[in-house]
RNA sequence: CGUACCUGUCCGUUCAAUUUCACUGGCAGAGGUGGAGGAACCAGAAGUGGCGCCAGCGGCGCCUUGGGGUGAAGUGCGGCUUUGUCCGCGGCGUUCUGCUGCGAUCCGACCGCGCCGAGAUGCUCCGUCUCGAAUCCGACAGCUAACUUCGCAGGCGUGUAGAGAGGAAUC
Numbered sequence: 001c002g003u004a005c006c007u008g009u010c011c012g013u014u015c016a017a018u019u020u021c022a023c024u025g026g027c028a029g030a031g032g033u034g035g036a037g038g039a040a041c042c043a044g045a046a047g048u049g050g051c052g053c054c055a056g057c058g059g060c061g062c063c064u065u066g067g068g069g070u071g072a073a074g075u076g077c078g079g080c081u082u083u084g085u086c087c088g089c090g091g092c093g094u095u096c097u098g099c100u101g102c103g104a105u106c107c108g109a110c111c112g113c114g115c116c117g118a119g120a121u122g123c124u125c126c127g128u129c130u131c132g133a134a135u136c137c138g139a140c141a142g143c144u145a146a147c148u149u150c151g152c153a154g155g156c157g158u159g160u161a162g163a164g165a166g167g168a169a170u171c
Stems, first nucleotide, its partner, number of pairs: 001154001005031001006029005012023002017170005032152006042142001049063006066140001067137004074115006084105001087103006116132006
């Protein structure tokens, strides 16, 4: 930075023992906190991706381009543009409409500049400096009371001092 805290209890850690504090780990909380699914009303509205199996119109499994979730991690303009469809100009050929060269166009990534969002300075304002990732679900989820369910992680920075046999009290 972040929801990632608090309480209780048990085990362990120096010590012969007891008590207490602290720390690590486990467990439990009608403690707290963050998220997901889920009616009516409202909103919305076709169809709807690929592969495989069973077998017979349904089911199962896998995948990710459609879609969706967590998260601040979005949205434009321009440049450059591997790849790809179509188009234009050719070439080759076995004339199936195949192969191939160039051009035009476009997307991904990258670069630059805006708008917007997040963090720090900072309790607030101006300004400044950074960030705009990653990942999950698996064709599928709008909102949503009751209800169901999941998480409480992870990471990073600065300065000083010290230790490396957890501390203290009683005995």
Molecule: c-di-AMP riboswitch aptamer (ydaO/yuaA leader)
Organism: Crystallibacter permensis